[in-house]
Context: one part of a larger RNA
Order: sequence, then structure tokens, then C1' cells
RNA sequence: GGAUGAAUUCUAGCUACAGGCUUAACACAUGCAAGUCGAGGGGCAGCAUGAUCUUAGCUUGCUAAGAUUGAUGGCGACCGGCGCACGGGUGAGUAACACGUAUCCAACCUGCCGUCUACUUGGGGAUAGCCUUCUGAAAGGAAGAUUAAUACCCGAUGCGAUCUGUCGGCCGCAUGGCUGAUGGAUGAAAGAUUGAUUGGUAGACGAUGGGGAUGCGUUCCAUUAGGUUGUUGGCGGGGUAACGGCCCACCAAGCCGACGAUGGAUAGGGGUUCUGAGAGGAAGGUCCCCCACAUUGGAACUGAGACACGGUCCAGACUCCUACGGGAGGCAGCAGUGAGGAAUAUUGGUCAAUGGAUGAGAAUCUGAACCAGCCAAGUAGCGUGCAGGAUGACGGCCCUAUGGGUUGUAAACUGCUUUUAUACGGGAAUAAAUGACGACACGUGUGUUGUUUUGUAGGUACCGUUUGAAUAAGGACCGGCUAAUUCCGUGCCAGCAGCCGCGGUAAUACGGAAGGUCCGGGCGUUAUCC
Repeated sequence: GGAUGAAUUCUAGCUACAGGCUUAACACAUGCAAGUCGAGGGGCAGCAUGAUCUUAGCUUGCUAAGAUUGAUGGCGACCGGCGCACGGGUGAGUAACACGUAUCCAACCUGCCGUCUACUUGGGGAUAGCCUUCUGAAAGGAAGAUUAAUACCCGAUGCGAUCUGUCGGCCGCAUGGCUGAUGGAUGAAAGAUUGAUUGGUAGACGAUGGGGAUGCGUUCCAUUAGGUUGUUGGCGGGGUAACGGCCCACCAAGCCGACGAUGGAUAGGGGUUCUGAGAGGAAGGUCCCCCACAUUGGAACUGAGACACGGUCCAGACUCCUACGGGAGGCAGCAGUGAGGAAUAUUGGUCAAUGGAUGAGAAUCUGAACCAGCCAAGUAGCGUGCAGGAUGACGGCCCUAUGGGUUGUAAACUGCUUUUAUACGGGAAUAAAUGACGACACGUGUGUUGUUUUGUAGGUACCGUUUGAAUAAGGACCGGCUAAUUCCGUGCCAGCAGCCGCGGUAAUACGGAAGGUCCGGGCGUUAUCC
């Protein structure tokens, strides 16, 4: 000098963009953050509509009230499907194939999506809900009766699927891989509707996402020198989507290590960021990729995918409720609270756009996201006027003091401008998308087109006009390093100080003043890195 997720002193007009618990992975009140589908199902708690009946008023067919009815729209709870493994958070652990890079899988999986082939047949028994009863303080639980499905089960058929027998062909990278013919065995399915479709099953390929293996790279300590018994390898099994001591029985005695094993300390890794001419050095906050974690520890279930942040079970600590028998909970989601700390924001708005889940769709949900609020905490831009103006005014300060110098064109005064401010008025893009209705084209669900609907931010940005210099400058420093000096006060005192060092009666170094220097909506100090 540069830099910072900074803090702090003094000061502070505006706008845009980006940023904002680095500490206690400490504890959390409250609200919200994952639902959706009635075009799978039985139903009807609540709402609305219709129908029927009764009553009242009476203009004898209208109004009002009550009751019944799943008949219709729809729908709380329930069964079922898909989603909840994404998105969002944090960096505790991890020195490791975790990450980065490169290669491999003849050792693997892949819901939704795309292309293609074939099929979509016949039956059955339950169960939730509803109802009845019991039980518990509650959370809840138990029994009986009854019922549906795209829930569950059995059968049929079945391909190039799986296993296996026989006969071939081609190829390779060790084990082997691909493929043709012909036998045997095993394994499927689900319907819905507004009649246009959409779904279901099996198989092949693709796409996407994941799993695994290996080479190289990846902090410090030798005041850590030996470590290891499923340890190292083999054979045979089990398990897995798959390879493998991953696990197991048996056999052998190996394997790693000064090219640093083992142990300890520290730490998420990378793209990147800061600095530097570079080589290097330092860092890993925001954004993106990967990993790990979700109160602590362990475990599996479901599922295409989890050993699952807002799922389950067990154990521990903690908090809460309790009728003392027993229960409930998990903000490292968004806000917010306490605590810790030098220190870090609103218990805001909207699904308008982008994206996601579900749905045929309309749509619903979405603290993802987009916006707004707070903060000079950063970067950039703009402004606080411009021109003229000498009696070089008054005042201040200084001197060699009847006089000069300086503040200083600075002020006053004259003319001008209006960014900004104020008041009034106009006023967006973001929707080239989506939805609804209609028409047309091809010919069967798409495209084109017309009309119309949808805007959180927001009457915001922006634009025009009005008024008038009007609303807007400070901080640090002035002995040398280092740009900028005099006077007064003090008298080794009070104090200053980054280093050298100043101060003991003429202090350019302390305190004040005047003047000056540097930077400027900031300026100094502190901390850290180069």
C1' cells in the first nucleotide's frame, strides 16, 4: 500500500447493486415451512342446491320456518395412488477414494420421462371408515356387527424375462461377452370418466440420476517407530442391485512401515477469493459442484431411491402435561426469543413471474423463489451550487506593532442554474407467458389465430411542471519516517507515542487557538492476511 462477512470513536444528504451470528452443532415460547387427487373407493360430519312433507302469512301459488332425503355440487375424517429421498439449513464429525482430476465396471441399479413390441382374462376373502359396546385423566386403546376399491389374495395365458437341457455362429480385455435354433420349468395385469382419452402388466432400448473400483494429488508433530489377528491371502458358502473378509467355516502366515506405517493434533473438499511483476503466500463468508449431519447414540421398516431434518422403534440427557397409572417434544427450515459475544436484520407481502409436488384440467400447496423492511457493513454513481465581486470590509490570529501580514474572492453584494429537495400532475416494462371462449389447419391432440382474463413489488421506477441557493461536511494529522507551523498555557507535572523518542520555564512532539496538509459521505483506531 492492498484486502475484510469485521468491530469501534467522531460525523452523516440521496440512489443503485451486492452482503449481514465468524461466538454456544447452546436452549427454544408462538406462527408458518408438504401436500395433492372425488376422472381409484366406500361414504356424508359440515356447507350449498334440488325434491318431498308439515306449519304460518295469505294477493290459491308465492314467501318464511321446521323436518326428511347422498338426488346434485362438493367434501371434514377414512381406505387407496403419487409426492414427502426434491427444495431449504448447518459444517459437528471426517486426513478418508471424503474431495479434485483421469480411467474402468465382461461386477451394477434407475420411479416419473421418451421410442418400440405384446397383453389387459376368470374368480375370492378381508379391512378402515360408519354403527354398537367397553376402557383410560389424557395420549389413546380393545371387542362385536357390517361394507368398497386402481388395497390384498388365488387361478388362466405368456414374449427375446429368470433358471435349465441340446445343437451352432461371432468376438474379446483374465474371469468371459454377444447372438441364432429347439425342449422343460417359473413368473403379470385395473380400472376410471363428461366417451375425447387416460391408466395397468411384461419386455427391449434410450435419457436422467445413482452405486462401485483404481492411478495421481490433498495440513502439522519422530519430543509419535514399530503397527496388525478378520489382520494378509486362498478354497467353499452366505449376503448384496453388484464386486469384495462385506460376513462365516476351514487352510496357509502373511500384510503395512524412515518413499514415514501406527499414534496424536488440527480441518469439511473443490471451483474460487485476497495479495504479489511473477514465483509464491494466505483464505474457503456470499454464489455453484461434491460430501457429511439433523437433540446424543443405535437399529431397521416402507420404497425406484432413505437406514429418512418437519417418519417409525429402542436407549440416554433435557423440557413440558398428568387424576402419579402414564404420556408429549426436537428451529443446523423462515421469522422470532433467551443465552454467549466486540458483533450480525422483520414474529413483513405475494404465489404476479421462475421452479417444484399432485391433478385430465381448472386449480391447490410451496418462509423454494420473487419482493418489501432494518443496517455507511462494502462497491459504484450524484449532490451540498456556478460566474462576477477589493474599501483586499468587520472580526480572529501573528509580527520587527502610529504600520504591516494572514484568514481571503473567502464574506457582503450582483447575476445565473435547479441535479437534489418540496408541492402538484402523468405513469411503466416485467405477460412474447398462463387461463377461458371462438375460428381455422392437419387429422385425433397438437399447432396457428381472434377476443378476453391474470401484476406481489406499486401509483413504485420514470417523466413533466412549481418554488427557491433554497434541504445537505466532516474526520484525522502538521518533530523525522510523512504532505503540512506559529502563538499561548504547562514545567520530567499533566500528558503523548507505530519506531526513534518528546515534556525538568522560550516544547514546530503535551493541552488550547489560529493557520496549513491529506482524504471526503466519510475519516481515524483496533484485529487479521499478503
Predicted 3D model of a 530-nucleotide part of an RNA (small-subunit ribosomal RNA, 5' domain) from an uncultured bacterium.
RNAcentral holds the full RNA, with entries from Greengenes.
Its Rfam family is "Bacterial small subunit ribosomal RNA". Rfam links the family to the GO terms ribosome and structural constituent of ribosome.
Its mean pLDDT, the model's own confidence on a scale to 100, is 84.